[in-house]
Molecule: transfer RNA
Organism: uncultured Clostridia bacterium
RNA sequence: GGCCCCUUAGUCAAGUGGGUAAAGACGCCGGCCUCUCAAGCCGGAAGCGCGGGUUCAAAUCCCGCAGGGGUCG
Numbered sequence: 001g002g003c004c005c006c007u008u009a010g011u012c013a014a015g016u017g018g019g020u021a022a023a024g025a026c027g028c029c030g031g032c033c034u035c036u037c038a039a040g041c042c043g044g045a046a047g048c049g050c051g052g053g054u055u056c057a058a059a060u061c062c063c064g065c066a067g068g069g070g071u072c073g
Base pairs, nucleotide, nucleotide: 001072002071003070004069005068006067007066010026011025012024019056028044029043030042031041032040049065050064051063052062053061
């Protein structure tokens, strides 16, 4: 350098035949319970790598860039 794959909350991770408010787990915060803690129950905050394009509408489709991984030379 060529080709292929991946990038979604603090961590892991579903969703990629476009369609309302982006699921879940752990963690975090608050409350309930308890003599206290843990466990359990209820509630909450937090995310689509960046830039452009297509579309009424993009995490999802297209292009470029960045980072990571694999492979070929």